[in-house]
Transfer RNA from Pedobacter sp., 72 nucleotides, folded computationally. The coordinates come from a structure-prediction model, not an experiment, and the mean pLDDT is 81. Its Rfam family is "tRNA". The family's RNA type in Rfam is transfer RNA. From the family's description: Transfer RNA (tRNA) molecules are approximately 80 nucleotides in length. Rfam links the family to the GO term triplet codon-amino acid adaptor activity.
RNA sequence: GAGCUUGUAACUCAGUGGUAGAGUGUACGCCUGAUAAGCGUAACGUCAGUAGUUCAAAUCUACUCUAGCUCA
Numbered sequence: 001g002a003g004c005u006u007g008u009a010a011c012u013c014a015g016u017g018g019u020a021g022a023g024u025g026u027a028c029g030c031c032u033g034a035u036a037a038g039c040g041u042a043a044c045g046u047c048a049g050u051a052g053u054u055c056a057a058a059u060c061u062a063c064u065c066u067a068g069c070u071c072a
Stems, first nucleotide, its partner, number of pairs: 001071005007065001010024004018055001026042005048064005
């Protein structure tokens, strides 16, 4: 220098155009003599960034950035 992959909640990951989700964790409550376990409720997200396409974009396109792999 070229090609490919990756980026979504505090963490691990789903989500291939139509309300952004799960598990773990966190807070509060219930339960218990108490703790753990269990049950319920709640909070937490510029979907890496900028622009474009579209009635509508996490999702499609271009560029940039991040991490990695391959080739030279």